[in-house]
Context: one part of a larger RNA
Molecule: small-subunit ribosomal RNA, 5' domain
Organism: uncultured bacterium
């Protein structure tokens, strides 16, 4: 001297852009953070229409009011489909193919998307939901009876697809590619149509494995190791593999540090340094890891699943004591804890994400607003003139001189800032909706309509008035910057050296000066 997710003192005028629990991965009370599709279905609780009916009113064909009715627009609940494994936090754990490079699968898999071929025939039993009855303090639960589908399920049909057994190809060893023959395999029809599904190949995307290199710190940790290390058959998995068995052989690892223990999430990057290196790993991005502690698997294309399921604990709540309920390391918020760290805000306008023909539904993702000098940058608190070199302080050799000091008064001028008054956006070159028209069944192209949270916000324009706005630290060297009074080894300063015992440039006041400046000093940490 730079640097921070900073804290602590004094002090504080606005604006942008960035950042905000580093500690207790402790406990959480409220709200909210995952739903969509009626163009899949029965249906109809509720809301609107309609049609019937019966009453009142009287204008005599209308109002009101009730009931029935899924006839319609729709839609809680409920069957089904997607989603929900993204997104969003947070680093406990991991010293490991975690991760970061470079390679490989001749050992894999991949919903929605895109392409390309073939097909979508013909039945069937249920079940929820409704409704009838029970049990329960609640959560919930049992049972009957009926009923539907793009829910389940049987047959049939093989373009294929796999598995065997066979001929050719090729390669690198297990094998690849191709052709023949046997055995196994499918569908959902919904509709006018958009389109949907089935089977299979390729593509793109995503993920799975393996393998070389790196990847802290202890030798006051020197031996580690029985699925152990290999092999041969077999299970299991998409796949390979002691991944798991049964058998057989005794092997593997280690001073090139195994094996234990400590510390730890890695990287892109930040910081520092002239570089080499030395340090960090917070916001942003990528990848792992995890969702109270453990511990399993279901469903799925994909999870061993934060806002699912099961056991089991340890906690916190309900209870009629029999039995339930629950998981913020999402967004806000509270309590501890801490030197410390924010609003129980707003909107889906944009971007992006789920559904959905689509209109739109939903989104603490995300845009934005608040709060905090916690960081960066920018911008002001005025500008020119102006010596009687003023009054006051202060200090001196003292009817005098110095310094404060162009400072100040005084004239003139500006008005960034503020107030106050009026105008006032872009962010939507996109998107819906209607219409008309081209080409030809979903695109385009005109015209119309409409869709802004932040917002009467940025921004301008007038008027008004120097008007609303400077401290912090330090002055004995180092290291810029000095008298004076007090004090008297006392109080006290103090980063190091070291000041203070009656003339302290070092304690404390003053006055003056340096140095930064909306900040400025102190701690703390790193280089």
């Nucleotide at each position: 001297g730079g640097a921070u997710g900073a804290a602590c003192g004094c002090u504080a005028g606005c604006g942008a852009c960035a950042g905000g629990c580093c500690u207790a991965a402790c406990a959480c009370a409220u709200g909210c953070a995952a739903g969509u599709c009626g163009a899949g279905g029965g249906g109809c609780a509720g809301c609107a229409u309609g049609a019937u009916c019966a009453a009142a009113g009287c204008u005599u064909g209308c109002u009101u009011u009730g009931a029935u009715u899924g006839a319609u627009g729709g839609c809680g609940a409920c069957c089904g489909g997607c989603g929900c494994a993204c997104g969003g936090g947070u680093g406990c754990g991991u010293a490991a193919c975690g991760c970061g490079u470079a390679u490989g699968c001749a050992a894999c898999c991949u919903g929605c998307c895109u392409c390309a071929u073939a097909u979508c025939a013909g039945g069937g039993a249920a079940u929820a939901g409704c409704c009838c009855a029970g049990c329960g303090a609640a959560a919930g639960u049992u049972g009957g009876a009926u009923u539907a589908a793009u829910g389940c399920u049987c047959u049939a049909u093989g373009u294929g697809c796999a598995a065997c057994u066979u001929g050719a190809u090729c390669a690198c060893a297990u094998g690849u590619u191709c052709g023949a023959g046997u055995u196994g395999u499918g569908a959902a029809a919904c509709g006018c149509a958009a389109g949907g599904a089935u089977a299979u190949g390729a593509g793109a995307u995503g993920g799975g494995c393996a393998u070389g290199c790196g990847u802290c710190u202890g030798a006051u940790u020197a031996g580690c190791u029985a699925g152990u290390u290999g092999g041969c058959g077999g299970g299991g998995u998409a796949a390979c593999g002691g991944c798991c068995c049964a058998c057989c052989a005794a092997g593997g690892c280690g001073a090139c540090g195994a094996u234990c223990a400590u510390u730890a999430g890695g990287g892109g990057u930040u910081c520092u340094g002239a570089g080499a290196g030395g340090a960090a790993g917070g916001u942003c991005c990528c990848c792992c890891a995890c969702a109270u502690u453990g511990g399993u698997a279901c469903u799925g294309a994909g999870a061993c699943a934060c806002g699912g399921a099961c056991c089991a604990a340890a906690c916190u709540c309900c209870u009629a004591c029999g039995g339930g309920a629950g998981g913020c390391a999402g967004c806000a918020g509270u309590g501890a804890g801490g030197a410390a760290u924010a609003u129980u805000g707003g909107u889906c306008a944009a971007u992006g994400g789920g559904c959905g023909a689509g209109a739109g539904c939903c989104u603490g993702a995300a845009c934005c607003a608040g709060c905090c000098a916690a960081g960066u940058c920018g911008c002001g608190u005025g500008a020119a003139g102006g010596a009687a070199g003023a009054c006051g302080g202060c200090c001196c050799u003292a009817u005098g001189g110095g310094u404060u000091g162009u400072a100040a008064a005084c004239u003139u001028c500006u008005u960034u800032u503020g107030c106050a008054u009026g105008g006032g956006a872009a962010u939507a070159a996109a998107g819906u909706g209607c219409g008309u028209c081209a080409c030809g069944u979903g695109u385009g192209a005109c015209g119309u309509u409409u869709u802004g949270u932040a917002u009467g916000u940025a921004c301008c324009a007038u008027g008004c008035g120097a008007a609303u706005a400077a401290g912090g630290a330090u002055c004995g060297g180092c290291u810029a910057a000095c008298u004076c009074c007090g004090u008297g080894c006392c109080a006290g300063c103090a980063g190091c050296c070291g000041c203070g015992g009656u003339a302290a440039u070092a304690c404390g006041g003053a006055g003056g000066a340096u140095c930064c400046g909306a900040g400025u000093g102190u701690u703390a940490u790193c280089c």